[in-house]
Notes:
The RNA shown here (small-subunit ribosomal RNA) has 1546 nucleotides and comes from Mucispirillum schaedleri ASF457. The same sequence occurs in records of 2 taxa.

RNA sequence: AUGGAGAGUUUGAUCCUGGCUCAGAACGAACGCUGGCGGCGUGCUUAACACAUGCAAGUCAGGGAGAAAGUCUCUUCGGGGAUGAUUAAACCGGCGCACGGGUGAGUAACACGUGAGUGACCUGCCUUUUAGACUGGAACAACUUACCGAAAGGUGAGCUAAUGCCGGAUGAGUUAUAUAAGUGCAUGUUUAUAUAGGAAAAGUUGGGGAGACCUGACGCUGAAAGAUGGACUCGCGUCCCAUUAGCUAGUUGGUAGGGUAAUGGCCUACCAAGGCGACGAUGGGUAGCCGGCCUGAGAGGGUGGCCGGCCACACUGGGACUGAGACACGGCCCAGACUCCUACGGGAGGCAGCAGUGGGGAAUUUUGCGCAAUGCUCGUAAGAGUGACGCAGCGACGCCGCGUGAAUGACGAAGGCCUUCGGGUCGUAAAGUUCUUUCGACAGGGAAGAAAAUGCCUAUAAGUAACUGUGUAUGUAUUGACGGUACCUGUAUAAGCAGCCCCGGCUAACUCCGUGCCAGCAGCCGCGGUAAUACGGAGGGGGCGAGCGUUGUUCGGAGUGACUGGGCGUAAAGAGCACGUAGGCGGUGUUGUAAGUCAUUAGUCAAAGACUAGAGCUCAACUUUAGUAAGGCUAGUGAUACUAUAAUACUAGAGUAUCAGAGAGGAUUGCAGAAUUCCUGGUGUAGCGGUGAAAUGCGUAGAUAUCAGGAGGAAUACCGUUAGCGAAGGCGGCAAUCUGGCUGGAAACUGACGCUGAGGUGCGAAAGCGUGGGUAGCAAACAGGAUUAGAUACCCUGGUAGUCCACGCUGUAAACGAUGGAUGCUAGGUGUUGGGCUUUUAAGUUCAGUGCCGCAGCAAACGCGAUAAGCAUCCCGCCUGGGGAGUACGUUUGCAAGAAUGAAACUCAAAGGAAUUGACGGGGGCCCGCACAAGCGGUGGAGCACGUGGUUUAAUUCGAUGCUAACCGAAGAACCUUACCUGGGUUUGACAUCCACAGAAGGCGUUAGAGAUAAUGCUGUGCCUGAUUUAUCAGGAGCUGUGAGACAGGUGCUGCAUGGCUGUCGUCAGCUCGUGCCGUGAGGUGUUGGGUUAAGUCCCGCAACGAGCGCAACCCCUAUUUCCAGUUGCUAACGGUUGAAGCUGAGCACUCUGGAGAGACUGCCAGCGAUAAGCUGGAGGAAGGUGGGGACGACGUCAAGUCAUCAUGGCCCUUAUGUCCAGGGCUACACACGUGCUACAAUGGCAUAAUCAGAGGGAAGCAUCUCCGCAAGGAUAAGCGAAUCUCAUAAAUUAUGUCUCAGUUCAGAUUGCAGUCUGCAACUCGACUGCAUGAAGUCGGAAUCGCUAGUAAUCGCAGAUCAGCAAAGCUGCGGUGAAUACGUUCCCGGGCCUUGUACACACCGCCCGUCACACCACGGGAGUCGGUCGCGCCUGAAGCCGGUGGCCUAUCAGUAAUGGGGGAGCCGUCUAUGGCGAGAUUGGUAACUGGGGUGAAGUCGUAACAAGGUAGCCGUACCGGAAGGUGUGGCUGGAUCACCUCCUUU
Repeated sequence: AUGGAGAGUUUGAUCCUGGCUCAGAACGAACGCUGGCGGCGUGCUUAACACAUGCAAGUCAGGGAGAAAGUCUCUUCGGGGAUGAUUAAACCGGCGCACGGGUGAGUAACACGUGAGUGACCUGCCUUUUAGACUGGAACAACUUACCGAAAGGUGAGCUAAUGCCGGAUGAGUUAUAUAAGUGCAUGUUUAUAUAGGAAAAGUUGGGGAGACCUGACGCUGAAAGAUGGACUCGCGUCCCAUUAGCUAGUUGGUAGGGUAAUGGCCUACCAAGGCGACGAUGGGUAGCCGGCCUGAGAGGGUGGCCGGCCACACUGGGACUGAGACACGGCCCAGACUCCUACGGGAGGCAGCAGUGGGGAAUUUUGCGCAAUGCUCGUAAGAGUGACGCAGCGACGCCGCGUGAAUGACGAAGGCCUUCGGGUCGUAAAGUUCUUUCGACAGGGAAGAAAAUGCCUAUAAGUAACUGUGUAUGUAUUGACGGUACCUGUAUAAGCAGCCCCGGCUAACUCCGUGCCAGCAGCCGCGGUAAUACGGAGGGGGCGAGCGUUGUUCGGAGUGACUGGGCGUAAAGAGCACGUAGGCGGUGUUGUAAGUCAUUAGUCAAAGACUAGAGCUCAACUUUAGUAAGGCUAGUGAUACUAUAAUACUAGAGUAUCAGAGAGGAUUGCAGAAUUCCUGGUGUAGCGGUGAAAUGCGUAGAUAUCAGGAGGAAUACCGUUAGCGAAGGCGGCAAUCUGGCUGGAAACUGACGCUGAGGUGCGAAAGCGUGGGUAGCAAACAGGAUUAGAUACCCUGGUAGUCCACGCUGUAAACGAUGGAUGCUAGGUGUUGGGCUUUUAAGUUCAGUGCCGCAGCAAACGCGAUAAGCAUCCCGCCUGGGGAGUACGUUUGCAAGAAUGAAACUCAAAGGAAUUGACGGGGGCCCGCACAAGCGGUGGAGCACGUGGUUUAAUUCGAUGCUAACCGAAGAACCUUACCUGGGUUUGACAUCCACAGAAGGCGUUAGAGAUAAUGCUGUGCCUGAUUUAUCAGGAGCUGUGAGACAGGUGCUGCAUGGCUGUCGUCAGCUCGUGCCGUGAGGUGUUGGGUUAAGUCCCGCAACGAGCGCAACCCCUAUUUCCAGUUGCUAACGGUUGAAGCUGAGCACUCUGGAGAGACUGCCAGCGAUAAGCUGGAGGAAGGUGGGGACGACGUCAAGUCAUCAUGGCCCUUAUGUCCAGGGCUACACACGUGCUACAAUGGCAUAAUCAGAGGGAAGCAUCUCCGCAAGGAUAAGCGAAUCUCAUAAAUUAUGUCUCAGUUCAGAUUGCAGUCUGCAACUCGACUGCAUGAAGUCGGAAUCGCUAGUAAUCGCAGAUCAGCAAAGCUGCGGUGAAUACGUUCCCGGGCCUUGUACACACCGCCCGUCACACCACGGGAGUCGGUCGCGCCUGAAGCCGGUGGCCUAUCAGUAAUGGGGGAGCCGUCUAUGGCGAGAUUGGUAACUGGGGUGAAGUCGUAACAAGGUAGCCGUACCGGAAGGUGUGGCUGGAUCACCUCCUUU
């Protein structure tokens, strides 16, 4: 020494930049809700708008004059006198009225602040000192009188006083002049002498004295000083705009004069031509300034209400008078506007004093009391006056203090709210018990404090001759608005006293209900679309508390204008480049000065405020005492390092001369060859040209091609290049002429001559413009052809400006290294250009350039890194959120196009940079998959079946909808199912639990009805337990019925509230974690790389090392085999038997069955590979490189599917959306799609014969055999709960015969007739059989599907569901049994790496512009209406000043005449107002018009982001509905491939 906090919001996430917003404090506030008390403060911020009424400035021993009421008294009753009364009111006179009080309009100024100056000044009252106060005079008010006027007021005549006015005398000093001497920074000043000018109230009032006179108080006059107050001058400070750059004629200075208190162009005349300005003049806008106040850590920023200082103003404008002081708030004159009175002739007024009224406004008080205090004016004083002031009133407007009770109290009461229904919470909170009584209420006390002063009496001190008076002291009397107030005491009772905001994050505080993108909230982000902690209500909670919130404003946070304390490669920001003026900055040594700087001293910065320590109100706010501090200005003294300045010297900066050197540096002229085009001629013939493909075009009138000759213009291949030169733009054939700059060497000369550079000047690609040339090629515009939905484009054929030259203009580019210039310093390595030096060819070193890598350091990162974006210094330019907008207006410039300078309203909460992870790309690389290719067979065409859409319908129930819906849920809709429709019933219900009553349950009927159902008859009395007596009673379980209510019920909604289950990417090879390491971070690494694999499979390498979920393996089936077991299976050997047959005894060898094992692991060999992993081939083996198949599905994606399997939150229905029944529907049919079956035939159909499976099913079942029927089937009836019986003949196949290519002996739809079976029931709506009928169809357009081996293809068999069956479906089973794969360019999907990105809802992304609609602000605009300002002219009030014939005139002079002086009037200068004119500037408004902004779902296209599908962008020109296109030059802030160069490593 006491002092510094951040947060939210851009993104999928990150870091940065950057804006917006919040938390704090404050207020003369306002608004909303609420409101007990007190103290102290404070209160028209707006209309300097207008004001009714009252008050706010009077006072006085100067003067004259002088009432009335009342009281007393007299009276002739008319009245008079005294008192009131040296009174009131008025008048003359003095002082005051210039203070106090109000307001902030004006003012950007010596107005204010601060510090100086006046040698250029004034100052009433006050203080001190000194000297005086002598002598005369004339008036005017009041008053009287006569008049005028409505009034306000005025006029004439007459009287009078003074501290009113006027003469004369005196005069120290003063002023002026002159001279002399001294002195000062200058004008000056001091002293001395001489000359000249001008004043008074003998007043008032006391005391003394016989009087003369003496004396006091207050006054008066001259002079000198002081104090106070003022005036003027100067230094410094004091807002915004340059889209205000030039301003100025009294202007700047001088001389002379006038004027003033005083300097001065302050004014006038003359002379000169100056003065101010980029250090911001002039102009415009805004504003009273300061002490202070608010905020801030401070530096700063904002502000100027209350209090205090200064200024300005007083209805608006002008003017003077009086006075010490005014150009005067409550004075005067004039003009103007407004208001009021009026007898219409004329008058009156000025609240920005205090109250108050109207108005304006979001908004700001009483027409109060008192002069008791403090102060002011007058007065000797008493005293008077005072809306200053002191008090009170009103307002929570602010600050401060106090209260609304305290202790105890668990049944944790009731009640509210929530609930998982158990409870929790409000909550010791309440009630209850005990206690206290502040504040408030009432009553009483309280002359407290606020007070000292004045009068009187007495005493005394100084002074006086003495007294009075003055001072001091005692006593005494009087004086309070506030106010019966503060304070104190008493009485009674917890009694009378709590609200406001908030509760999503920031930000402390959470639940329920209602609502359903509605209503609403919101400071920012954002909430609300049926489970809202964000809306509204409630309960609970948090914060503050007589307040609490909101709004507004200021500072803070904001380092967001950065002095303290910022930046400019890519975020906003380096001027296109240079030269150079002003300015800023500047090398080394010495000396002087002391301006800056530093030290110290002095003055000042009023008081109040702030701070520190105290004190007084019970505390505090408040008040008060004492003290202090930075810091500013001024002055004195000192120091001299640095800066400055002066002088002198130096050579390291800079420059000059000299010798060398390189170069597309510039300008002009000439020359050259290659090529294109054109022209002429020759040869030659049908095409040429052009494209993705074409066409337009050229060509039989001879093109293209080719040869020769000629013309003309433009540009200079190769060399050629991280080469060179130039300030930049830029510069490229060769030669000549002229010319600028640069580099190196040696070191002669100059001696800081330097750096930067606002304005300024010059140069400045391309395009463009003007004039004149030129024009080969190319080529905007334009034309044609294509492409396309269109194609004002990309492509093609032509083609004009232009491109070229000369001379002018323009002045811009991605004019870029997106990097201003200069100087110094700070590791290295490696190329290269031009010089020098040392050297042995190498090489080393140095200077000047030009590249790359890289340390430190810097940076948000990317990156930069001696060519800095590092460390420092100097100077310039520029930035401050995005859009609006580089736009508008104004100005400058240009021939124009344009360029330069350059806003605002409005709108958004972002816009942006770098990097990260994904996703995506009509980017790249590698790899895989029946993905393509190679094949085989299909679909798409026909008929039929099934499903779906659509349509229809009373209903055609619902769901599934690209792949991943569509023979899907449904492994089976005639009734049932069934959820749908119509009709008929029912309401505690068809189903569950509980209660009461009755009854066993149950069985068999009848009647009505379509049935549900209703009515009714008969029969039946059971089981368990207990009681008593056989029999009955009581209870219980189960069941049925009736009744009441809790409840049931719902295939009703939400799959976007959910669980579970499932599909898909995908059986793809991926997805992650721990620790470590890297990075500010998101993240990365691991997981990338080299190989390899079906595989993140394995190996190697590696800042990684390990691990998990996936892969693989473990499981099941299958292929081989061993062992065990042997019936229902099997039958080799032996026996029996038959027509035959494992039929039988017997056996278990074989087959087979089903248990346990074995077997395959790249194990072996060879080659390849890196000696690895592994790959290729081989051997052996039943099987060979995961043997074949299955089950198994990582992290996750699709708000994928399912509330109708089930479960479930919420919502909805409850005599219905529940439930029961009959009938119907789900089976409809113009049509479209999908999946299948059968075919179109001869590799076939038909007929006959032969012959071989596997796996399943079977009791409400499978059913043999036998018989009947053409058949479906029927009848009968063995066997079998099944390795035994049965379904059950497998079919394709094979053999033989026939058909002979036809709509057929193919195909079988459709239809007719006749039947069978199931079933209550085959009409809607079953399957099958027989006979008859015999449709389309002759291999299928575009397109599209499956399949890689026991697979495709083809053939049949079985099962589930099921009474039966729409099954041609599905799930299994076996039989026969192929073809092809060169390969990975392409299509689709996927994996890994990499790249770009403006995407992240992630390309089905994002996004641009016109047009249409609505709203908003702005620009232009024929005009029109105002404000302000200056200029010119006219007018010219009042007034000062000047002039003035005549007129009027008390004081002085004069005997007088008259003079002096004065006045009115008139004239003149100046001038307010008013008028006219042309302007400048600024604002309002306007038909119409222009672009801009904003707005869930409008139109047209697709420009940009990926190579964005023609890379993009910048400048410019032309063109086009629009984004835009094209030409020309430039940039990389372009992807990809190739090449070149360079670098790194070996």